Model confidence (mean pLDDT): 88 of 100. Predicted 3D model of an 80-nucleotide RNA (c-di-GMP-I-GGC riboswitch aptamer) from a Bacillota bacterium. Lineage of the source: Bacteria > Bacillati > Bacillota. It was read from a public genome assembly, where an Rfam model found it.

RNA sequence: UCCGAUAAUAGCAAACCCAUCGAGAGGUGGGGACGCAAAGCCACGGGUCUGGGUUAUCCCUGACAGCCGGGUUGCCGAAG
Numbered sequence: 001u002c003c004g005a006u007a008a009u010a011g012c013a014a015a016c017c018c019a020u021c022g023a024g025a026g027g028u029g030g031g032g033a034c035g036c037a038a039a040g041c042c043a044c045g046g047g048u049c050u051g052g053g054u055u056a057u058c059c060c061u062g063a064c065a066g067c068c069g070g071g072u073u074g075c076c077g078a079a080g
Stems, first nucleotide, its partner, number of pairs: 002080001003077002011036002016031006034066001040072003044069003047064003051060003
C1' cells in the first nucleotide's frame, strides 16, 4: 500500500412518527435504528425522481452521495 476481524475506540442513521421549509422531488431539527469501513465531502459520467416545454426518443429545471461508477479527504490494524 492493497485489504477489511465475531478486534478496539469513536462515528453515521433506513423505515416510521413529530415540528418546520419547499409548488414538488426533497431539505433541516428532534425522536427512532434497518443497516454502513467512507452511509465524510463533490452532481463529473450513468441512473432514478420533481416541475415545465415539445411531434419527439429531445430540451430546460431542480432533487437524490444510503443506486452504480469516478474524484477527493480520513479513524483503527488481526490474518493474508